[in-house]
Context: one part of a larger RNA
Molecule: small-subunit ribosomal RNA, central domain
Organism: metagenome
């Protein structure tokens, strides 16, 4: 390279949105780029075919001669495909209308339980911690209780293989700004679509930068214990940090270890949430049964090295991205580049097994 691959053996980019590229739905017409025929002319050597029973003693091999084949360029058809240019369509996409469900996203208030602290009342010797202690803490009066107070953070039940979100994630309650989804209808637009190299956004938790908060917890750290030792598990304490504004930083078992988009293929059976028909009905609701869209579970076929997947495929196919190519060296050096740093992203080679 070519060819096979990427849920666990190397390999799916953390999402998204998008500019080039690639691919693209039915009918007509009409063009003839691409396709395809036939003629011209071009078409080095070498290789291939055939002849020369041509040269080495024969063959490889070496010389000559024809010809194919392959390439280009032009004339002349041909028009199923595919491009191009056009008329039309509606089954992809989108609007609209008219419903519903949600912790989706920003902000700004508020509420109640609890933890700590601070004030006062009761009250008296312990109390908290452990496997057992002990440092802590307390006669300067805790621990325990009852009353006020302040402050920070997170929101018990509700709750759920439940929902919402492109991933990251999101959970009191009220307002106010917003984003997206389903379903019913089928009034519009008419292919306006898929995908996406660069490229821009977004991106847990930890960290950085500036100001501000700190109730609980707690890297470091200091004590106390275990223990041969104990830079630890366990115990008292306790900074940074967690929190808030704004700015960075771009990274994870960012997992479903499974890119995204469309099609197509037996069944059962829960669960959320539309929308139909339909039986009771005290008129609150309650039952049946189809139908959509989300999320499990089990399995047919088929796929797989096995495990397993199985309409929400890892099955069958199409499109278009990204990746992979013994193991160490090494996600490292080096150089570019982002970055306050930390560092990140790109990405080798020697040597070695």
């Nucleotide at each position: 390279u070519u060819g096979g691959a990427c849920g666990u053996a190397a390999a799916g980019g953390g999402c998204g949105c998008g500019c080039a590229g690639g691919c693209g739905g039915u009918g007509g017409a009409u063009u003839a780029a691409g396709u395809u025929a036939g003629g011209c002319a071009u078409g080095a050597a070498a290789g291939c075919u055939c002849c020369c029973u041509g040269g080495c003693u024969a063959a490889a091999c070496c010389g000559g001669g024809a010809g194919a084949g392959g390439a280009u360029g032009u004339c002349u058809g041909a028009u199923a495909c595919u491009g191009g240019u056009u008329c039309a369509c509606u089954a992809g996409a989108g609007u609209g209308u008219g419903u519903u469900a949600g912790a989706g996203g920003g902000g700004u208030g508020u509420a109640g339980a609890a933890u700590u602290c601070c004030g006062c009342g009761u009250g008296u010797a312990g109390u908290g911690g452990u496997g057992a202690a002990a440092u802590g803490c307390g006669u300067a009066g805790a621990u325990a209780u009852g009353c006020g107070g302040a402050g920070g953070a997170a929101u018990a039940c509700c709750a759920g293989u439940g929902g919402c979100g492109a991933a990251g994630g999101c959970g009191g309650c009220a307002c106010c700004c917003u984003g997206g989804a389903a379903c019913a209808c089928a009034a519009c637009u008419g292919a306006c679509g898929c995908u996406g190299a660069g490229g821009c956004g977004c991106g847990a938790a930890a960290g950085c930068a500036u100001g501000g908060g700190u109730a609980g917890c707690g890297a470091a750290c200091g004590g106390g214990a275990u223990u041969a030792g104990a830079a630890a598990c366990c115990c008292c304490g306790g900074u940074a940090g967690u929190c808030c504004a704004u700015g960075c930083c771009g990274u994870a078992a960012a997992c479903g270890a499974u890119g995204u988009g469309c099609a197509c293929u037996c069944g059962a059976u829960g669960u959320a949430u539309g929308c139909c028909c339909u039986g009771c009905u005290a008129c609150g609701g309650u039952g049946g049964g189809g139908u959509g869209u989300g999320u499990g579970u089990c399995c047919c076929a088929g796929c797989a090295a096995a495990c397993g997947c199985g309409g929400u495929a890892a099955g069958u196919g199409c499109a278009c991205c990204g990746c992979c190519u013994g193991g160490g060296g090494a996600g490292u050096a080096c150089g570019g580049u982002c970055g306050c740093a930390a560092g990140g992203c790109u990405a080798a080679a020697a040597c070695u097994c």